[in-house]
About this RNA
A computed fold for a 320-nucleotide part of an RNA from a bacterium, annotated as large-subunit ribosomal RNA, domain IV. The coordinates come from a structure-prediction model, not an experiment, and the mean pLDDT is 82. Its Rfam family is "Bacterial large subunit ribosomal RNA".

Context: one part of a larger RNA
RNA sequence: ACUUCGUUAAGGAACUAAGCAAAAAAGCGGCCGUAACUUCGGGAUAAGGCCUCCCCUAAUUUAUUAGGGGCGCAGCGAAAGAUACCGGGUGACUGUUUACCAAAAACUUAGGUCUCUGCUGAAAGCGAAAGCUGAAGUAUAGGGGCUGAUGCCUGGCCAGUGUCAGAACGUUAAGUGGAGGGGUGCAAGCUCUGAAACUAAGCGCUGAUGAACGCCGGCGAUAACUAUAAUCGUCCUAUGGUAGCGAAAUCCCUUGUCGGGUGAGUUCCGACCCGCACGAAUGGCAUAACAACUUGGUAACUGUCUUAACGAAGUACUCA
Numbered sequence: 001a002c003u004u005c006g007u008u009a010a011g012g013a014a015c016u017a018a019g020c021a022a023a024a025a026a027g028c029g030g031c032c033g034u035a036a037c038u039u040c041g042g043g044a045u046a047a048g049g050c051c052u053c054c055c056c057u058a059a060u061u062u063a064u065u066a067g068g069g070g071c072g073c074a075g076c077g078a079a080a081g082a083u084a085c086c087g088g089g090u091g092a093c094u095g096u097u098u099a100c101c102a103a104a105a106a107c108u109u110a111g112g113u114c115u116c117u118g119c120u121g122a123a124a125g126c127g128a129a130a131g132c133u134g135a136a137g138u139a140u141a142g143g144g145g146c147u148g149a150u151g152c153c154u155g156g157c158c159a160g161u162g163u164c165a166g167a168a169c170g171u172u173a174a175g176u177g178g179a180g181g182g183g184u185g186c187a188a189g190c191u192c193u194g195a196a197a198c199u200a201a202g203c204g205c206u207g208a209u210g211a212a213c214g215c216c217g218g219c220g221a222u223a224a225c226u227a228u229a230a231u232c233g234u235c236c237u238a239u240g241g242u243a244g245c246g247a248a249a250u251c252c253c254u255u256g257u258c259g260g261g262u263g264a265g266u267u268c269c270g271a272c273c274c275g276c277a278c279g280a281a282u283g284g285c286a287u288a289a290c291a292a293c294u295u296g297g298u299a300a301c302u303g304u305c306u307u308a309a310c311g312a313a314g315u316a317c318u319c320a
Stems, first nucleotide, its partner, number of pairs: 001315008010306002014304001019301001029051004037042001039149001053070008071075001076081001083299007090291002095107002111147007124133003150286004155216003160213002162209005169204003175198002180193005217235005244278001245275001256272005
């Protein structure tokens, strides 16, 4: 010096990306007491307070209460056995996951919705096939996609792409057809070519469809201070972003501005809205409970720190 531990005056997070680590507190015993919020189940052991051993007396509800006394350092007498609270975000929850750097806000989930499937082989899937799963099931069933409890909701656009529907019409292959033409031959013939017409899906065409893929504007002017623009004009478009939310896990400028908390706050909370570049099942916004999630604060506590010291064991090191 290192590793693993133990103790520490005064202070008590000043440490640090972050109370990481450590410490402390309480202890599924009894009595009392218990808030916001809430899906009325919870939250909840919320929080917080008191008691705890032995002996005597009294009372009674017979295991408690009241009073008195006793001993010890210590009475849940050992061991084991929650730190708590207040805000925000995300995901409803229990569950699952990168065996060996990621446990999460990712996946799943119940619920919602769209779509396919009518059964002598369902659709879908495995398999050259036989056959099998689906299913010894039958649309309250089975497969696939998206979303993700619950509550309130889920706006506009079908021009593009996709899907579905459409007994017409156009286009369209092989095939059918065989007007006509060429070669050859004396000829019969052989052979080459070939117009019209007929003819599938597809495409065109017509329509529907967004909880299908997706998309949801610009410029100029205007009110009796100023500012702003309910309003007007104009261009483009399939339609020009509705409700709700908003410097957000989304805001570049940005430590935006205002308020709160602090002595001091790029974080945090509440607002504002100028949304670089939120927005409605690629779900929007709320939400009790839950979380080894993430973020801010408070109490308690401490060698994390001010600032280091001492001790133990084992290494390292020296000698043998």